A computed fold for a 348-nucleotide RNA from a rhizosphere metagenome, annotated as Bacterial RNase P class A. It matches the Rfam family "Bacterial RNase P class A". By type it is a ribozyme. Its mean pLDDT, the model's own confidence on a scale to 100, is 78.
RNA sequence: AGUCAGCCAGGCAAUCGCGGUGCGUUCGCGCAUCGAGGAAAGUCCGGGCUCCACAGGGCAGGGUGCCAGGUAACACCUGGGCGGCGCGAGCCGACGGCCAGUGCAACAGAAAGCAAACCGCCGAUGGCCCCGCAAGGGGAUCAGGCAAGGGUGAAAUGGUGCGGCAAGAGCGCACCGCGCGCGGGGACAACGCCGCGUGGCACGGUAAACCCCACCCGGAGCAAGACCGAAUAGGGGAGCCAUGACGCGGCCCGCGUCGCUCCCGGGUUGGUCGCUCGAGCCUUGCGGCGACGCAAGGCCCAGAGGAAUGAUUGCCCACGACAAAACCCGGCUUAUCGGCUGGCUUCU
Numbered sequence: 001a002g003u004c005a006g007c008c009a010g011g012c013a014a015u016c017g018c019g020g021u022g023c024g025u026u027c028g029c030g031c032a033u034c035g036a037g038g039a040a041a042g043u044c045c046g047g048g049c050u051c052c053a054c055a056g057g058g059c060a061g062g063g064u065g066c067c068a069g070g071u072a073a074c075a076c077c078u079g080g081g082c083g084g085c086g087c088g089a090g091c092c093g094a095c096g097g098c099c100a101g102u103g104c105a106a107c108a109g110a111a112a113g114c115a116a117a118c119c120g121c122c123g124a125u126g127g128c129c130c131c132g133c134a135a136g137g138g139g140a141u142c143a144g145g146c147a148a149g150g151g152u153g154a155a156a157u158g159g160u161g162c163g164g165c166a167a168g169a170g171c172g173c174a175c176c177g178c179g180c181g182c183g184g185g186g187a188c189a190a191c192g193c194c195g196c197g198u199g200g201c202a203c204g205g206u207a208a209a210c211c212c213c214a215c216c217c218g219g220a221g222c223a224a225g226a227c228c229g230a231a232u233a234g235g236g237g238a239g240c241c242a243u244g245a246c247g248c249g250g251c252c253c254g255c256g257u258c259g260c261u262c263c264c265g266g267g268u269u270g271g272u273c274g275c276u277c278g279a280g281c282c283u284u285g286c287g288g289c290g291a292c293g294c295a296a297g298g299c300c301c302a303g304a305g306g307a308a309u310g311a312u313u314g315c316c317c318a319c320g321a322c323a324a325a326a327c328c329c330g331g332c333u334u335a336u337c338g339g340c341u342g343g344c345u346u347c348u
Base pairs, nucleotide, nucleotide: 001345002344003343004342005341006340007339008338010316011315012314013313014312015311016310018035019034020033021032022031023030024029037322041333042332044331045330046329047328048327049221050220051219052218056253057252058251059250061217062216063215064214065213066080067079068078069077070076081095082093083092084091085090096212097211101210102209103206104205118150119149120146121145122144125143126142128139129138130137131136158176159175160174161173162172163171178199179198180197181196182195183194184193186191225273226272227271228270235264236263237262238261239260240259244258245257246256247255248254280299281298282297283296284295285294286293287292
């Protein structure tokens, strides 16, 4: 100077004022004790809990996407692999499949997926011209052959060498490379290394393109829901009605109930619960690379209800930013003034 991990988040005292709980009370109050965050935020994931509801199968739809673990579960976390960034400690990853199919790729280039020829090379075979009685020889390049050389491009259909050919080409061969199979060592795996055998000597890119594959997924949500009390108009109308209607997010099957749906109008907007003991926190030991697990001991730490933490004074200093619970918990992401501790890396 970096990087990774952990902790703190103004403190102390006094006076008055708030909310919960417990005890007491002469019912006026008194005493004790507790009382906003590391993100309480975003509502992005996963659950607990409640109801639909007794709760199945399939299609559609949605989510995830290397491997092995952790966890109640997850798109989270840990470790490993591969790829990328960084001098490094470290950080990031939307990381299955292009040989199931369909698409897409500007410009340049002949050609960007089964083809193709701009410059070129050949022209053996067929044709043309010249010499020749003929055999044959020579010339140019028309048909035709080639993709090895050059050019274009981010990318042009394996590399080097030898042979072969009219000229070439994995056309053939050797080595490398690549695919497939088997074995060995990394605990298994992903993946990598080594060895043996075999094969074509051809299979570009893109799936955060459509798609295919594997695994997973009921719905709605504390304004869920339960109970008590009170009041009203035991109102009016229309439709369907067991061969039916309704319920289970859409559809089908199946299951369940016996009534259901719509319109107009009237009454109640009261109280209690849900509501905080939790997949809780702390310490120690053991196991594990780690996330974490097990055991023992200890602790109780907000439950408001139009919404509780305020005001004043004095001192201290890190001079305090971002910012206030509303059912609860595990994560991720975003915002942020500063202070402390430790490991590791680099430079001097």